A computed fold for a 72-nucleotide RNA from a Candidatus Nomurabacteria bacterium, annotated as transfer RNA. The coordinates come from a structure-prediction model, not an experiment, and the mean pLDDT is 82. Rfam family: tRNA. The sequence was found in a public genome assembly.
RNA sequence: GCCAUCGUAGCUUAGUGGUAAAGCACUCCCUUGGUAAAGGAGAGAGCGUGAGUCCGAUUCUCACCGAUGGCU
Numbered sequence: 001g002c003c004a005u006c007g008u009a010g011c012u013u014a015g016u017g018g019u020a021a022a023g024c025a026c027u028c029c030c031u032u033g034g035u036a037a038a039g040g041a042g043a044g045a046g047c048g049u050g051a052g053u054c055c056g057a058u059u060c061u062c063a064c065c066g067a068u069g070g071c072u
Base pairs, nucleotide, nucleotide: 001071002070003069004068005067006066007065010024011023012022013021018055026042027041028040029039048064049063050062051061052060
């Protein structure tokens, strides 16, 4: 330099046109003599950045940024 895949909550992932779900972690409650475990409730991300298409974009297109892998 070229090619491919990926970028969503603190972490790991799902969702793939109609305003985002789960697990762990966190907060509170319950339980216990106390801790842990179990159980219940809650908060937290507008989806890497910008532009385009569309009535509507996390999703499609383009550019850029970043990560990983491959080729030279």